[in-house]
Molecule: Bacterial RNase P class A
Organism: Pseudomonadota bacterium
RNA sequence: GAAGCGGGCCAGGCCGUCGCUGGUGCAAUCUCCGAAAGGAGGCACUGGAGGAACGUCCGGACUGCACAGGGCAGCGCAGCAGCUAACGGCUGUCCACCGUGAGGUGAGGAUCAGAGCAACAGAGACGAGCCGAUUCAGUUCGGGUGAAACGGGCAAUCUCUGCGCGCAGCAAUACCAAGUAGGCCAGCCUGGAGCGGCGCGGUUCGCCGCGACGUUCUGACCUGUGGCUCCGCAGGGCGAGUUGGCGGGUAGGUAGCACCGAGCUGUUGGGUGACCAACAGCCCAGAUUAAUGACGGUCACGUGGGGGGCAACCCCGACGCACAGAAUCCGGCGUAUCGGCCCGCUUCACAC
Numbered sequence: 001g002a003a004g005c006g007g008g009c010c011a012g013g014c015c016g017u018c019g020c021u022g023g024u025g026c027a028a029u030c031u032c033c034g035a036a037a038g039g040a041g042g043c044a045c046u047g048g049a050g051g052a053a054c055g056u057c058c059g060g061a062c063u064g065c066a067c068a069g070g071g072c073a074g075c076g077c078a079g080c081a082g083c084u085a086a087c088g089g090c091u092g093u094c095c096a097c098c099g100u101g102a103g104g105u106g107a108g109g110a111u112c113a114g115a116g117c118a119a120c121a122g123a124g125a126c127g128a129g130c131c132g133a134u135u136c137a138g139u140u141c142g143g144g145u146g147a148a149a150c151g152g153g154c155a156a157u158c159u160c161u162g163c164g165c166g167c168a169g170c171a172a173u174a175c176c177a178a179g180u181a182g183g184c185c186a187g188c189c190u191g192g193a194g195c196g197g198c199g200c201g202g203u204u205c206g207c208c209g210c211g212a213c214g215u216u217c218u219g220a221c222c223u224g225u226g227g228c229u230c231c232g233c234a235g236g237g238c239g240a241g242u243u244g245g246c247g248g249g250u251a252g253g254u255a256g257c258a259c260c261g262a263g264c265u266g267u268u269g270g271g272u273g274a275c276c277a278a279c280a281g282c283c284c285a286g287a288u289u290a291a292u293g294a295c296g297g298u299c300a301c302g303u304g305g306g307g308g309g310c311a312a313c314c315c316c317g318a319c320g321c322a323c324a325g326a327a328u329c330c331g332g333c334g335u336a337u338c339g340g341c342c343c344g345c346u347u348c349a350c351a352c
Stems, first nucleotide, its partner, number of pairs: 001348010012299007020048007030041004050323001054334002057332005062169004074165005079093005094108001095106004109160002114158002116154002126151002130143004173255004179250001183246006189239001190219007198211005221236006263282008301320003305316004
């Protein structure tokens, strides 16, 4: 110098204007929205996306289901040793394969428990046997093919072994709580008389009493009407009625939920490492029309163009500046990503 291998980091900076949203403090206990629960409004200070917030693939926290415990089924994992809250993740190491190498990849338990499978070739492919020669005797020797010929292979076929997993998920779950509809309870809204059959009870067997029902008459009540009252006429009524209360649920609201955590940063120590411990400091987004933005300027970076300069380089102007965006939280994995920086190592070439 060229070509590579492994690992780590950054993810544009600053200024101005206009906004959005969370928290804390102060203040009238004032105003507004709402039936209520609850929410909003002023001023000041202050916080406000990511390395993947993404996919929702794996594991956990948390919550409910009985206190989540045993068994069956089902699913998953698999050298060995460790890390971890846990994992299918990570670390170290052995083995196998790939690479000259730095390194990379691995679906690496068991085929003396049982079953299943084996293309082509070959007489024969998991059952033992078949062919040729030979011997007293399946006694001995040989056998083309094929990955494999009688002894084995495949568990990335079933199976067995060991270990792990209960199910559902923040639209979990808990609390407050309208309107409408439905449920339950209580009250109110027609009283009397006659007749009829029915039911129940009593009976001295002659009947008697009570109940609802049907029917007739009548009173009161309500509605309409004759302008009003009296009075009259017509119509009406235990119903999809009405009043009050209780309880469940829904809309809506609050909590869960966002400062105290498997938390972040730094130092020291232990460990080959994943990781662990101690100490010090810090508090760090958060809604449900769902905030984290828009515009302008300038600098940086990248790629073309033009000009100047012997050159290093300088000037002018253009374009570009990724992937993507929280929604209960956390640990992983996978995937996407303009451009740039740093560290360690390998191979080859050259020079000393």